Small-subunit ribosomal RNA, 5' domain from Geminicoccus harenae, 473 nucleotides, folded computationally. It matches the Rfam family "Bacterial small subunit ribosomal RNA". Lineage of the source: Bacteria > Pseudomonadati > Pseudomonadota > Alphaproteobacteria > Geminicoccus.

[in-house]
Context: one part of a larger RNA
RNA sequence: GAACGAACGCUGGCGGCGCGCCUAACACAUGCAAGUCGGACGCACUCAGCAAUGGGUGAGUGGCGGACGGGUGAGUAACACGUGGGAACCUGCCCUGGGGUCUGGGAUAGCUGCGGGAAACUGCAGGUAACACCGGAUGUGCCCUUUGGGGGAAAGUUUACGCCCUGGGAUGGGCCCGCGUCGGAUUAGGUAGUUGGUGAGGUAGUGGCUCACCAAGCCUGCGAUCCGUAGCCGGUCUGAGAGGAUGAUCGGCCACACUGGGACUGAGACACGGCCCAGACUCCUACGGGAGGCAGCAGUGGGGAAUCUUGGACAAUGGGGGCAACCCUGAUCCAGCGACGCCGCGUGGGUGAUGAAGGCCUUCGGGUCGUAAAGCCCUUUUGCCGGGGAAGAUGAUGACGGUACCCGGAGAAGAAGCACCGGCUAACUCUGUGCCAGCAGCCGCGGUAAGACAGAGGGUGCUAGCGUUGUUC
Repeated sequence: GAACGAACGCUGGCGGCGCGCCUAACACAUGCAAGUCGGACGCACUCAGCAAUGGGUGAGUGGCGGACGGGUGAGUAACACGUGGGAACCUGCCCUGGGGUCUGGGAUAGCUGCGGGAAACUGCAGGUAACACCGGAUGUGCCCUUUGGGGGAAAGUUUACGCCCUGGGAUGGGCCCGCGUCGGAUUAGGUAGUUGGUGAGGUAGUGGCUCACCAAGCCUGCGAUCCGUAGCCGGUCUGAGAGGAUGAUCGGCCACACUGGGACUGAGACACGGCCCAGACUCCUACGGGAGGCAGCAGUGGGGAAUCUUGGACAAUGGGGGCAACCCUGAUCCAGCGACGCCGCGUGGGUGAUGAAGGCCUUCGGGUCGUAAAGCCCUUUUGCCGGGGAAGAUGAUGACGGUACCCGGAGAAGAAGCACCGGCUAACUCUGUGCCAGCAGCCGCGGUAAGACAGAGGGUGCUAGCGUUGUUC
C1' cells in the first nucleotide's frame, strides 16, 4: 500500500447491487418447511334428485413422491477431493425398437360388534373392494444349463391414461487405477485377514468384502506407523511475476443429521423433518407406561468483540403429485433490519469589501478565520406534497407495488463529519500543566515559556464516512 463475512469509537442524508453466528456440530417454546392422485379401490357423511345417478367432504387400502430440493463442516490426511484413465456393474421417471395384455383364486384395512389402556395406542370376532396379494396358460426375446432340458409376466379400461417381457439410448450412480494433496523423526519400525494363492459365500458388480484351507508374506528413510491440524476443488486476496495466504457468499464433489449401532422398504437410503435398539438430555403420566430431536425458514436462551423479520407470495423460475382443473413448495421470488461492503448522488450555484460583528493572534501598527457570512440574483438533484403509473405475463394470472418511472407544485429549503498537525508524514501558534496529569506505531515527549500532554484559534488529509484494533499478502 492492498484486502476483509469483520469488530470497536465518534458521526450519519438518499439510492442501486451484494453480503450478514467466523464463537457452543450448545440447548431449544411456538408456527410453518412434503405432499398429491376419486381418471386405482371400497366405505361413511353430506348436497341435488322420486329413483337411477351425479357433485362435494373425510379417514382408510393402493400408486408415485418423501434418496430431490434446503442446512451444516463435526468427522475425514482418505481414491475424500482434483485431474487423467479403466472394466466386472446398476439405473424409477424420459426417448426409441420388438412382443404381449389370456384365465382363475384366497385375503385384508376402513366399517360393525365386544374388549384393554390415564394416554400413546391396542386385542378378539364378523364382513368387504382394488391397478393390493397369489396361482394356471402363453412367451418373440430373457435367465440357468450336463445342450436333453429347466425357470419366469401382466391390470385394468367406453375412451383417455396405463400395465407386463425384452433390445438400445439418454441421464444419474456404484467400483478400480496413475499422478497431485499440511506440520512433527523430541514418532523408526508397523502389520495377523495381516500379504498372496485355491475354493466357496456374498454383492448390481470386481475384490481378503467374508469364510475354510495352504504359503509367509506386505508396508517402511522416495518417511511406513504414530501424534497434531484440516472438509477438497472451481476460485478468492495479495504480488510485476514466481510465489505466499486462503476456501464466507455463488458453483461442483464429499461427509454428517441429539450420541453410538442396526437393518427394513425401495430403481435409488442404511434414509435431516422414516423404523428398531442402546445412551445422555427434555417433557407428559392415573407410576403401569409413553413423547421428542431447528447443522430447514423465522424466532428464543446461552456463548461471544460480533452477525437480521416468529414478514408477503406461489406472480415468475424450478420441483413433487395429477389426464387435467389444480394442490403442495420458508426451494425460490420479494419485502423488512444492519454504512457490513462496492458503486452512484446530494447537503446548493452566482454575486457580494465599509474586508461587518465575533473568535484567535499581535511587535498594539495590525494580521487571520474571509467572499467566508449577511445582502442581492438564481437553480431544485434528492427529500416533501398532489396527479398519472409500468415492464417483468407467448391467451389468463403480479407477491413485489400504487413500487420503479413520468408530470405538476412549494421552497435554499430537511441533509457533515472524523482523524491528524515533533521526525518518519501533508499541516503552528496561544493558554493551561510542570517527570504531575498524560501521549506513544518506532525514535521518543512532559522536571515553568512543551509546535510531542490538555483546551482553543488556525491548518492538513479523507469524506457519509473517518479513525482504531485484529488478520493475510